[in-house]
């Protein structure tokens, strides 16, 4: 320098061909239970989906550029 892939909640990941309010597990907070803690049960908060543009009536999802990371080639 070139090629491929990844980037969604604190962490690990869903969201199948663009269309109802973006979800799960773990973690976190509160309550119940307990002498107290843990476990268990119930409830709750938290993300404008790496950034910026574009296409479209409509984008997490398609296209372009940039950034970060992983792998490969010369």
């Nucleotide at each position: 320098g070139c090629c491929u892939c990844u980037c969604u909640a604190g962490c690990u990941c869903a969201u199948c061909u663009g269309g109802u309010u973006a979800g799960a597990g773990c973690g976190c907070c509160g309550c119940u239970c307990u002498c107290g803690u843990a476990a268990a049960g119930c409830g709750g908060a938290g993300g404008u989906a790496g950034g910026c543009g574009g296409u479209u009536c409509g984008a997490g999802a398609c296209c372009g550029c940039c950034g970060a990371g992983a792998g490969g080639c010369u």